[in-house]
């Protein structure tokens, strides 16, 4: 100077923390699923270093050599022979040319010879190593070809392949004899600056030693030619370069449940060997060497440049490219060579494969292709030497699966395209809908335009450098031009949160999804499909692996009181760290310089392919190592010195510090003796046990063991464990004062060593009490326990072992620093001095508290604060402190100490509730005190169960069960059987027809449905309209069908309990707290006081209604005091409104007054007055909420379901069944009663399809006929209990009335299933009710009757009304419910919780 750091989900009812799990990112030699247009550049057996068919991958040189072959030349010339000639016998003869010989040349090359096959190419098995990396060293080394110097090449010799002949063998191959050449081989000469030895001088080096003086002397060793005329070779030697070899410093994975390893081992001397050093090898000698700074052993692994990731530090990795190493079927070995112990060489052995005539032979793809196999998985048996490079050659050239190219694969990176602009009737279709619409969507169609890509045609490279020509696999490729035509080209995943993106249908804890949390049990944004949307895009998802996030191994950068984590304690070894001053050195440290840190990669800049990927250039970087020069503060080191750290000395007091010995008294038990008599002992209560053989109790005496009351104290001592009667001896430590001595001697402390409660073990003692085990008795469902009676080990002592504890302050040690206050133990000093009190100070031990710290709780000079040093320990829960191994132990067991598997949590602190057989306070008919019931009987009614064709449905602890139902013979009715209807019994719309509606009659039916028939409209502009009926088509009606867990509304309940909250402020990181808690008081969160709270809201109370007293107003249908009339009687009449009453409106009660208490308050107790007194009595009124409480069958309603039926109509049946069980009532069981006779007193209601007087009939229910009354008028209507008199006399009765028979009455279409009432007769159970349980605190309980709603009829139910009219409450211990404060908690679905074990 530049660049740079992200979190989220999940434990809880909620919170903070700890802590794990999971996700979002990047990457890959990848694979799999779906899909797939093009190009460029890369990449492609990660598995079986498994086995390999076939072809190719290392040859070249004839200018080293002798042959051989071919071509050419010369000679020879068999034979044929145009032609010439002929004496016809023949002769000559061009030409062709077999054969043989020769020499030169050209070409080819089996062999000899030279160089190269040690490079190039492949693979990663082995290797934890000087293998690799980095930096040094070799004065212990080698180096063909290459470069550059110096010198030289003289003269000889002997063989051997090839070849020929002969032989063996199936083959591979091989033997014998004979001939021959060389740049093949061997001597001789020459030769130094070479090598070796002896020796002299100079110089250099850390040492052995090196270099040098052409020092001196002695010994030893060379050579090859080829072709042509210029080169290439050959030999010796110096130097260089290149390549190699050896040695060393440092670095390089995991395991100690691997702690000891080592015999050529370590070193020496002398040899051998090597290019060279070396135990490399050998002989002898010595006994060493390595190791907690991790040897040895075991496991894993090629190493690096780099790659991926990361802010970095790091972590992971070592494909492609590059460097090194190792290997070439497995193991071993050497040969040749400059170089190998040699991938395509040799030998031996093993395995495997192939050939064979069975005697023997041949082979090695981890070279390039390719095959089989393995595997989730990885390509062509391609072209070319044109380029780059390599081998050989003088060269031409040959060889080259190195290499350059092409092919296959979306395997990766990069680029391009699949069209662009306009286009609203917002088309159609799809999806959805609240039916209006919305959305897909300018999207499409349509119009205009373009041509990248594609196809066709034409042109057409760079790569080629030299040297004139020739020479390109790729390739007619890239690129350029033209033409055609939107033409050839889009998918994948996701859509609950994390995480961008939502609806419908299907499914119904099924099918399925899922990375974590988790979705799915009938309205699934989470499954499947569709539409839509989001993301990426020729790809998209999934899987696997690595890094990141993870500060979750923490160097950067964590922790250990309670979350995981301080060793039980000390002593001390190694190690780590260490006081003041001065001086030297320079190891660490800092600064400069130099060398190295290969290239590629990375970063920056610039350049080249149209861009990019890719490629090229330059620079930076490579944080490292080494050498060197300096600095000297700090650390280190050496030395000198100091006293404050540490230690010693002197003086002194304190202490349950330790060990040993001795002594003491109290108590328990036992023994003896005496007294004494029936119990003792023990418990919640008992029993076992002891006791008449004399216990317990009591007195005296004795024995024995163990422990030491009071003092005694968050007092003392000790390192911890721990230590307690008194005395003595021995002994450790701490403290104070002093400042004489030493002079950093210190701190910590892995291993080691020692100590170490209780229990336990061994040997020997001892044994009073106590007491595991054991026995008995209790308790209990059981009780292997708790309780009781006994009782053995043990507890005690000596010696030895064990080595662990909640060995705790759950807090390692040391040092220094950082406000205070107040106790206590032991010292010292001061003041006063006579003692206290008081002040200062040291060490120890407690409490409170500030700053600070902490997740909070809390800690806080005795730190959990601020710092330094050292040790120990932790890294999610379970498995597990388990298994195995090792080690210790007599044993029991201890120490060390995993994994598989499994879960998404486990955990800490604190918060709100709920809960507790926790605590405090308070209330309620909650208990108690009382009265009356239920539970037993009969019966009514409801429910369960059972039955049934159906016994319709709902309600289910309190808070279902005389409940919905204020009234099921039909109807109701929803259920069952049977018969009918299908636009429907009911609503709206359309078409046609008819006419009122409607009423009546008839036929038929079990009945409805059905059929026939009679009577019978309004308005009008005369078109028709209104209304009604009928027929028809479809939209639709209809459903007491489902879901009360989709809902509204309504209701129950806690509970008429006193609570439930909010705003602002304050406190707390936060959930939350405060207020609302506290002291009083109240029926009450009612009120008062106090208070970091101040206010407010919903509840409480009051306001409303009834009732109790009084006033005012009003006065009929009510009333009648006074006046008048009148009756048998009567407010019957006139009159009146005083009274009663009626019904409007007011008053009255407020702790107002007095006394006392209380805090002078709120309020409480008593009293007066008053009709009423402390809320006068009763009602209506029900906070925030709880119970997925009840109801889809009151009603309403989403969704689902039925549609000639799950709808509608009708008849009959059922809801009334009946072995049984339960709830709620009624009536009783009798004398406080029953019956009879004759008398008295209410309130509140109802009445017209009604109440029905009086009269008559009937024993009666009731009937006949009917006055009055739409009601303060008339009627229902008699009130009953009660009082009076009489009978009954304790019995299944003159109690009780069930059941049954007969005869009737009433309602109603209809009383069989199935109503009520009456009379006569019958006369059941029942004699006060087990366990258990309910109501009620005053006009209440109990008891007595009356009325009403529903209703044709049908109450013992329900709702009301009045009459008579009690008892008891000490009190809050207990049961139940509730309120409030506090405490504990592993509960929060909240104790009907949670949870452990066994079994299935």
């Nucleotide at each position: 100077c530049c660049c740079u750091u992200a979190g989220a989900g999940u434990u809880u009812g909620a919170u903070c923390c700890u802590g794990g799990c999971u996700c979002a990112g990047g990457a890959u030699g990848a694979a799999c699923g779906c899909u797939g247009g093009c190009g460029g550049c890369g990449u492609g057996c990660u598995u079986a270093a498994c086995a390999c068919a076939u072809g190719c991958a290392a040859g070249u040189c004839g200018a080293a050599c002798g042959g051989a072959g071919c071509a050419c030349c010369c000679c020879u010339g068999a034979u044929g022979g145009a032609g010439u000639u002929u004496u016809c016998g023949g002769a000559c003869a061009a030409c062709a040319g077999a054969u043989g010989g020769g020499a030169a040349u050209g070409c080819u090359u089996a062999g000899u010879g030279g160089c190269g096959g040690a490079c190039g190419g492949g693979u990663g098995a082995g290797u934890a190593a000087c293998g690799c990396g980095u930096g040094a060293g070799g004065a212990a080394c080698c180096u063909g070809c290459c470069u550059u110097g110096g010198a030289g090449a003289g003269g000889g010799g002997a063989a051997u392949a090839a070849c020929a002949c002969a032989g063996u063998g199936a083959a591979a191959a091989u033997u014998g004899u004979g001939c021959u050449a060389a740049u093949a081989c061997c001597g001789c000469a020459u030769g130094a600056c070479g090598c070796a030895g002896u020796u002299g001088g100079g110089u250099c080096g850390c040492a052995u030693g090196g270099c040098u003086c052409u020092g001196a002397c002695u010994g030893c060793c060379a050579a090859a030619g080829a072709u042509u005329u210029a080169u290439c070779g050959c030999u010796c030697u110096g130097a260089g370069a290149u390549g190699g070899c050896c040695u060393c410093g440092c670095g390089u994975c995991u395991g100690a449940u691997u702690a000891g390893c080592u015999g050529g081992u370590u070193g020496g001397u002398g040899g051998g060997g090597c290019a060279a050093c070396g135990g490399c090898c050998c002989a002898c000698c010595a006994a060493g060497g390595c190791g907690a700074c991790g040897a040895u052993c075991a496991g894993u692994a090629g190493c690096c440049g780099g790659a991926c990731u990361g802010a970095g530090a790091g972590g992971u990795u070592g494909a492609c490219c590059g460097g090194c190493c190792a290997c070439a079927u497995u193991g071993g070995g050497a040969c040749u060579g400059a170089g190998a112990c040699a991938c395509g060489g040799c030998c031996c052995a093993g395995a495997c494969u192939c050939c064979u005539a069975c005697g023997g032979g041949a082979g090695g793809c981890a070279g390039c292709a390719g095959u089989g196999g393995g595997g989730a998985a990885u390509a062509u048996u391609g072209g070319g030497c044109a380029a780059u490079g390599g081998g050989c050659g003088c060269a031409a050239g040959c060889c080259u699966g190195a290499c350059c190219c092409a092919g296959c694969a979306a395997c990766g990176c990069c680029g391009c395209g699949u069209g662009a602009a306009g286009g609203a009737a917002g088309a159609g279709g799809g999806c959805u809908u609240u039916c209006g619409g919305g959305u897909u969507g300018u999207a499409a169609a349509c119009u205009u335009c373009u041509u990248u890509u594609a196809u066709g045609a034409g042109g057409g490279a760079c790569g080629a450098a030299a040297c004139a020509a020739a020479u390109g696999a790729c390739g007619g490729u890239a690129c350029c031009u033209c033409a055609u035509g939107a033409a050839u080209a889009a998918g994948c995943c996701a859509c609950g949160g994390c995480u961008a993106a939502c609806u419908a249908c299907g499914u119904g804890c099924c099918a399925g999804c899922a990375g974590c949390c988790g979705c799915g049990g009938u309205a699934a944004u989470a499954c499947g499909u569709a539409g839509g949307u989001g993301g990426c895009a020729a790809g998209c998802g999934u899987u696997a692996u690595c890094c990141g996030g993870a500060u979750u191994u923490a160097c950067u950068g964590g922790g250990u009181g309670u979350a995981a984590a301080g060793g039980g304690c000390g002593u001390g070894u190694a190690g780590g760290c260490g006081g003041g001053a001065c001086u030297g050195c320079a190891a660490g440290u800092c600064a400069g310089a130099u060398g190295u840190g290969a290239a590629a990669a990375u970063u920056a800049u610039g350049g080249g392919c149209u861009c990019a990927a890719c490629c090229c250039a330059u620079a930076a970087c490579c944080u490292g190592c080494a050498u060197u020069u300096g600095a000297a503060a700090c650390u280190g080191u050496a030395g000198u010195u100091c006293u404050u750290g540490a230690g010693u000395g002197a003086u002194g007091g304190a202490g349950a510090g330790g060990c040993a010995g001795g002594c003491g008294g109290a108590a328990u038990u036992c023994c003896g003796u005496g007294u004494g008599u029936a119990g003792c002992g023990g418990u919640g209560a008992a029993a076992u046990g002891c006791g008449u053989a004399g216990a317990u109790a009591u007195a005296c005496g004795g024995a024995g063991g163990a422990a030491c009351a009071c003092c005694a104290g968050u007092g003392g001592c000790g390192a911890a464990g721990g230590c307690g009667g008194c005395c003595u001896g021995c002994u450790g430590g701490a403290c104070a004062u002093u400042a004489a001595c030493u002079g950093a001697c210190g701190c910590u402390g892995a291993g080691g060593c020692g100590c170490g409660a209780a229990a336990g073990c061994g040997u020997g003692g001892g044994g009073a009490g106590c007491a595991a085990a054991c026995a008995g008795g209790a308790u209990u469902a059981g009780a292997u326990a708790c309780c009781c009676u006994g009782g053995u080990a043990g507890u005690c002592c000596a010696c030895g072992c064990u080595g662990u504890a909640a060995a705790c302050g759950a807090u390692g040690g040391a040092u220094a620093c950082u406000a205070g206050g107040u106790g206590u133990g032991c010292g010292g000093g001061g003041u006063c001095u006579g003692a206290c009190c008081c002040c200062c100070u040291g060490c120890g031990u407690g409490c409170c508290g500030c700053a600070g710290c902490u997740a909070a709780c809390g800690c806080a000079a005795u730190a959990a604060g601020u710092a330094u040093c050292c040790c120990a320990c932790c890294u999610g829960g379970g498995g597990a402190g388990u298994a195995c191994g090792a080690u210790c132990g007599c044993a029991a067991g201890g120490u060390u100490g995993a994994a598989a598997c499994u879960c998404a949590a486990a955990g800490g602190a604190a918060u709100u509730g709920a809960c507790g057989g926790g605590g405090g306070c308070c209330c309620g008919c909650a208990c108690a005190a009382g009265c009356g019931g239920u539970g037993g009987a009969g019966u009514a009614u409801g429910u369960g169960g059972u039955u049934u064709a159906a016994u319709u449905c709902g309600a289910a602890g309190c808070a279902a069960c005389g409940c919905g139902a204020a009234g099921a013979a039909c109807c109701u009715u929803a259920c069952c059987c049977g018969g009918c209807c299908u636009u429907g019994a009911c609503a709206u719309c359309c078409u046609c027809c008819c006419g009122a509606a409607u009423a009546g009659a008839g036929a038929g039916u079990a009945a409805u449905g059905u059929c026939u028939u009679u009577a019978g409209c309004c308005c009008u502009u005369c078109g028709g309209g209104g209304c009604g009926g009928g027929a028809g088509a479809g939209a639709c009606a209809g459903g007491u069908g489902g879901u009360g867990c989709a809902u509204g509304g309504u209701u129950g309940u806690c509970g008429u309990c006193a609570g439930c909250u909010c705003g602002u402020g304050u406190c707390g990181u936060g959930a939350g707290a405060u207020g609302u808690u506290g002291g009083g008081u109240u029926a009450a969160g009612u009120c008062c006081c106090g208070c970091a709270a101040c206010g407010a809201g919903c509840g409480c109370a009051a306001c409303c209604c009834c009732u109790g007293c009084c006033g005012u107003c009003a006065g009929u249908a009510g009333c009648c005091a006074g006046c008048a009339g009148g009756u048998a009687a009567a407010g019957c009449u006139g009159g009146g409104c005083a009274c009663u009453c009626u019904g409007a409106u007011g008053g009255g009660a407020c702790a107002g007054c007095c006394u006392g208490g209380g805090a002078u308050a709120a309020c409480c107790a008593g009293g007066a007055g008053g009709a009423a007194g402390g809320c006068g009595g009763g009602g209506a009124c029900g906070a925030c909420g709880u119970c997925a409480a009840a109801u889809c069958a009151u009603c309403a309603u989403g969704c689902c379901c039925c549609u000639u039926a799950u709808g509608g109509c009708c008849g009959g049946g059922g809801c009334u069944a009946c072995a049984c069980a339960c709830g709620u009532g009624c009536u009783a069981c009798a004398a406080u009663g029953g019956c009879g006779u004759a008398a008295a007193c209410a309130g509140a209601g109802g009445g017209a399809a009604g109440c029905g007087a009086g009269a008559c009939a009937g024993c009666g229910a009731u009937g006949u006929a009917g006055a009055g009354c739409a009601a303060a008028g008339c009627c229902c209507a008699a009130a009953a209990a009660u009082a009076a008199c009489g009978c009954c006399u304790c019995a299944g009765u003159u109690c009780g009335g069930a059941u049954u028979g007969c005869a009737g009455c009433c309602u109603g279409c209809a009383a069989c299933u199935c109503g009520g009432c009456u009379g006569c007769a019958u006369g059941a159970a029942g004699c006060c009710g087990g366990a258990a349980u309910c109501g009620c605190u005053a006009g209440u309980a109990a008891u007595c009757g009356c009325g009403a709603a529903u209703c044709a009829g049908a109450a013992u139910g329900u709702c009301g009304c009045g009459g008579u009219g009690a008892a008891u409450a000490c009190g809050u211990u207990c049961c139940c419910g509730g309120g409030u404060c506090u405490u504990g908690c592993a509960c929060u679905c909240a104790c009907c919780a949670c949870c452990c074990g066994u079994c299935a």
About this RNA: Small-subunit ribosomal RNA from an uncultured bacterium, 1400 nucleotides, folded computationally. The RNAcentral record of the sequence draws on Greengenes. The coordinates come from a structure-prediction model, not an experiment, and the mean pLDDT is 84. Rfam family: Bacterial small subunit ribosomal RNA. Rfam links the family to the GO terms structural constituent of ribosome and ribosome.